[in-house]
RNA sequence: CUUUUAAAUGGGAAUGAAGAUCUCCCACGACAUCUGUCGAAACCGCCAAGGGCUGAUGGCUUCUACGAUAAG
Numbered sequence: 001c002u003u004u005u006a007a008a009u010g011g012g013a014a015u016g017a018a019g020a021u022c023u024c025c026c027a028c029g030a031c032a033u034c035u036g037u038c039g040a041a042a043c044c045g046c047c048a049a050g051g052g053c054u055g056a057u058g059g060c061u062u063c064u065a066c067g068a069u070a071a072g
Base pairs, nucleotide, nucleotide: 009027010026011025012024013023016063017062018061019060022058028039029038030037031036045053046052047051
């Protein structure tokens, strides 16, 4: 210097919010100055694509919105 692994931490997982902490992924730089700013990465669904389809979850639970059915 490069690569890999372990732990911790931060971020992300196609339509809103929260919770638990289960799964997977990313974690590299610059500038400030002691804890911040900016950028990157992960992420931004599928199909026979002038059109069509599923879904508010990565998965679990709850709430909200929309839709369907039934009762009052």
The RNA shown here (Fluoride riboswitch aptamer (crcB RNA motif)) has 72 nucleotides and comes from Eubacterium aggregans.